[in-house]
RNA sequence: AGCUCGCUGUGAAGUUACGCAGCUCCCGACGGAGACGUCGGGAUGAUAAUAGGGUGAAUUGCUGGAAGCCCUCGCGCAAGCAAGGUAAUCAGCAGCCAAGCCCUCCGAAGCUUUAUGCCCAGGAGGGAAGGUUCAGAGACUAUCCGCAAGGAGUACUGCGACAUCGUGUCGUGGGAAGCGCCCUGCAUCCUCGCUCGCAAGAGACGGAUGAAGAUAUAGUCCAUGCCGUUGGGAAACCGAUGG
Numbered sequence: 001a002g003c004u005c006g007c008u009g010u011g012a013a014g015u016u017a018c019g020c021a022g023c024u025c026c027c028g029a030c031g032g033a034g035a036c037g038u039c040g041g042g043a044u045g046a047u048a049a050u051a052g053g054g055u056g057a058a059u060u061g062c063u064g065g066a067a068g069c070c071c072u073c074g075c076g077c078a079a080g081c082a083a084g085g086u087a088a089u090c091a092g093c094a095g096c097c098a099a100g101c102c103c104u105c106c107g108a109a110g111c112u113u114u115a116u117g118c119c120c121a122g123g124a125g126g127g128a129a130g131g132u133u134c135a136g137a138g139a140c141u142a143u144c145c146g147c148a149a150g151g152a153g154u155a156c157u158g159c160g161a162c163a164u165c166g167u168g169u170c171g172u173g174g175g176a177a178g179c180g181c182c183c184u185g186c187a188u189c190c191u192c193g194c195u196c197g198c199a200a201g202a203g204a205c206g207g208a209u210g211a212a213g214a215u216a217u218a219g220u221c222c223a224u225g226c227c228g229u230u231g232g233g234a235a236a237c238c239g240a241u242g243g
Base pairs, nucleotide, nucleotide: 002015003014004013006023007022008021009020010019011018024043025042026041027040028039029038030037031036050185051184052183053182054181055180060094061093062092063091064090065089068086069085070084072082074081075080095132096131097130101127102126103125104124105123106122110118111117112115136222138221139220140219141218143152144151145150156174157173158172159171160170161169162168163167186210187209188208189207190206194203195202196201226243227242228241229240230239231238232237
């Protein structure tokens, strides 16, 4: 690098070809007027997953699971039982949180019906989601151009030097994140109710779908990986410390 699941993704899995997650189609239960959604069980015919903009905050303290893989002190004649480790990851409680949404109150200017009136910007409090907790122990950062491939060298950062309350300057090397949340558009589908219509039907408002990958995604660090000493353990493995 290829290959292994119907397809997509992920994995330090496997190579006689696997685990987990998501989707496609069918059946059932529940919710909905319906398109559809949630859960459970099956199948493998074909193969798909919208565009732009905004936000990047919080990042704490705990708890319960787990496929696959690794180990074997103990019990047992054996098959096995039982226990341990690692771990892709699935969640619960408390606290905290950017933009946006909902509610209540305040609200100069401004408006008018001059009333303890209305109310923009803005402010305070509360709420619903969602996020954080949940990387490899962890730290830091939401730049620009381009249809794209890619280019630049912004933020940040390693190293070195000079300064220094703080922290900065110069040189040199590397070099950047949405699939989360919010707003709008586009595509396909629905139509209980509303309007028009004799009806068929049409229109407006509204609704549904457009997968997952973030328990670290991009990048820079740091850690691990290597060697020595050493603690716990039967071992797998989990630490401490120096290079």

Description: Predicted 3D model of a 243-nucleotide RNA (Group I catalytic intron). It matches the Rfam family "Group I catalytic intron". About the family: Group I catalytic introns are large self-splicing ribozymes. Gene Ontology term of the family: Group I intron splicing. The literature on the family includes a 1996 paper in Science by Cate et al., "Crystal structure of a group I ribozyme domain: principles of RNA packing".